[in-house]
Context: one part of a larger RNA
Molecule: large-subunit ribosomal RNA, domain II
Organism: Candidatus Calditenuaceae archaeon HR02
RNA sequence: GCCGGGGAGUUCACGGGUGUGGCGAGCCUAAGGGCUGAAAGCCCGUAGGCGUGGGGAAACCGACAUGCCCGCAGCCGGAGUGUGCUCCGGCGAGGGGCGGGGUCUGAAAGGGCCUGUAGUCACGCCCGUGAGGCUAGAAACCGGGCGAUCUAGCCCUGGGCAGGGCGAAGCCAGGGGAAACCCUGGUGGAGGCCCGAAUAGGGGUCUUGAUGUGCAAAUCGGUCCCCUGACCUGGGGCUAGGGGUUAAAAGCUAAUCGAGCCCGGUGAUAGCUAGUUCCCCCCGAAGUGUCUCGCAGGACAGCCCUGGGGGAGGCUGCCCGCGGGGUAGAGCACCGAUGGGGGAGCAAGGGGCCGAUGAGGCUCCACUCUCCUUUCGAACUCCGAAUCCGCGGGCACCGUAGAUCCCAGGAGUGGGGUACCGGGGGUAAGCUCCGGGACCGAGAGGGGAACAACCCAGACCGCGGGUUAAGGCCCCUAAGUGCCCGCUAAGUGACAAACCAAAGGGCGUCUCCAUCCUGAGACAGCGGGGCUGUAGGCUUAGAAGCAGCCAUCAGCUAAGAAGUGCGUAACAGCUUACCCGCCGAGGAUGGGGGCCCCGAAAAUUGACGGGUCUAAGCGGGCCGCCGAAACCCGGGCUCACUCACGCGCUGCGUGGGUGGGGGUAGGGGGGCGUAGCGGUUGGGUAGAAGCGGGGCCGUGAGGUCCCGUGGACCGGCCGCUAAUGUAGAUCCCGGU
Repeated sequence: GCCGGGGAGUUCACGGGUGUGGCGAGCCUAAGGGCUGAAAGCCCGUAGGCGUGGGGAAACCGACAUGCCCGCAGCCGGAGUGUGCUCCGGCGAGGGGCGGGGUCUGAAAGGGCCUGUAGUCACGCCCGUGAGGCUAGAAACCGGGCGAUCUAGCCCUGGGCAGGGCGAAGCCAGGGGAAACCCUGGUGGAGGCCCGAAUAGGGGUCUUGAUGUGCAAAUCGGUCCCCUGACCUGGGGCUAGGGGUUAAAAGCUAAUCGAGCCCGGUGAUAGCUAGUUCCCCCCGAAGUGUCUCGCAGGACAGCCCUGGGGGAGGCUGCCCGCGGGGUAGAGCACCGAUGGGGGAGCAAGGGGCCGAUGAGGCUCCACUCUCCUUUCGAACUCCGAAUCCGCGGGCACCGUAGAUCCCAGGAGUGGGGUACCGGGGGUAAGCUCCGGGACCGAGAGGGGAACAACCCAGACCGCGGGUUAAGGCCCCUAAGUGCCCGCUAAGUGACAAACCAAAGGGCGUCUCCAUCCUGAGACAGCGGGGCUGUAGGCUUAGAAGCAGCCAUCAGCUAAGAAGUGCGUAACAGCUUACCCGCCGAGGAUGGGGGCCCCGAAAAUUGACGGGUCUAAGCGGGCCGCCGAAACCCGGGCUCACUCACGCGCUGCGUGGGUGGGGGUAGGGGGGCGUAGCGGUUGGGUAGAAGCGGGGCCGUGAGGUCCCGUGGACCGGCCGCUAAUGUAGAUCCCGGU
């Protein structure tokens, strides 16, 4: 892992509701008892409970068996009628309104509660509370015991320590000294002394070796430390759980220690985690608000479900009208900011000049005002949309096949997320926090290569057939190697976006616009000219077109600068502008757009889904086709409401109508199966249950039949009762 078995909302009390039944202004018995066969059942038992009257703290006081109106269902009458029905009038349970009443408060007004009668008992089901309260799970806390055969310390009594080295005190001999005492040699044998693998003993340093389902829940090898001591060790004994013991590590106290182990309280508690068992049908959420020792939880509200009441409107869309708003945008009229310029003013401030260093004056700046022009603002507005909101009307839609609304009961949810639009924070983020509707959540199907939320589209079922959507139509791969026009030469590209690419560049190429030149010949190229006054003046060592400053004339001309760029020390020289000729048709400049190129660096050749493609790329137009659970046609199932008919008639069946059938949490409804019991009816040794294999039926849980095995019990129907359904819980036990 698999298989088999076990395995989780139960029971009682009380309370709230709902359904069914009994009786009803009443209803019921409890404990207990009687009869009976210790059953079932019948009967007794009225103590007591709930209800029949409320208001008030209390004293105390004490209510409409209807006075009026509206009106649903229904009933009655009348009229019309295309016998489906429609209209008018009356009555009108229940319902609603007005009014009245009781009591409390109050001076009153006003207000609160109650009032025109329904309860009660039993049983089923749902929910709540108390109980272990759906099951499993702590770390812990407390009590009583058991432990010092491990280990810590201590006590008593025993045992053990190869060999070697150093050589303290003391002592002896010799020597010295006045002495204290010293020196030399020997003797001696001290020491928490030294070395030490002795197959004594103890330890456990490093190797982060081996091992690491081990030899072993701490071992093995090598290496290492101690080895006469605070040494090692046998036996006996003492100290016990908030206690011991501790040369102190919170170490050790039996493989357990920041409080041992066992049993008990105990099913502790767990707002946390996991699990929670058959089927079908209907509806179908929330991740928000307020409060919370609240933030992983709750309470109330919101949103969902079920039942009831009620009886006519509801208001998601579109249009019109009337109101409201100050956003987008825009603007600068206010507030604030802002570049440039003009004018005016200027008491104080700053710079400069005149003056004497003053007095004072002039001027500039700053400042104030104003004009023109320029740029801006969430907390600016002279303006001001789209849009949104409110009200009214109309249309559509929903609703008498019963909506909006009201009441009761049952929930779940209260961690949301994503893209888009609008905002706050942040350099940014698959970031964070708000608002809006959508989608995922709880949504399958088709497309997007793959891909919760992007595009298309909301799946009752099974087929059968058809048409489309998004997206596609060369091959993989269903459908065009379709048509027309243009662009691209980079394999750009072949992605709607996400899954990228920028600033800035490009005589790449296509296209549009503007201005200008051009058969009186443009542009480019080639040939020729490109002069004179003059080396303009100044400056300068020099300055001659060409360091620099000023001026920039005139003449001859077809034209030629008081000189465009090189160049020289300065000249020279080359060249350009400009002019003529040759040539013969377009050319020059600026701006906009399209595609393309550079900018462009990452680890597999390594990615347009791939192959591949020069169209199978990009832009525009056209026709056709493919393509989904969408839409249409045929068939079937089912739910709600409704109409008609039938029936063994609180319902069921058949036929018709209207509208539905994605779905997590969750609510509601109807069923299947298991065990036992009561009643009833069947089967079985001519073969029961169980088991194995198969056929058929049912939407399904399941049912039934056949064969085999097995060898003695087992079903159907109507009811009742439940320790009633397993794939999951690192579930428990067993097997494998």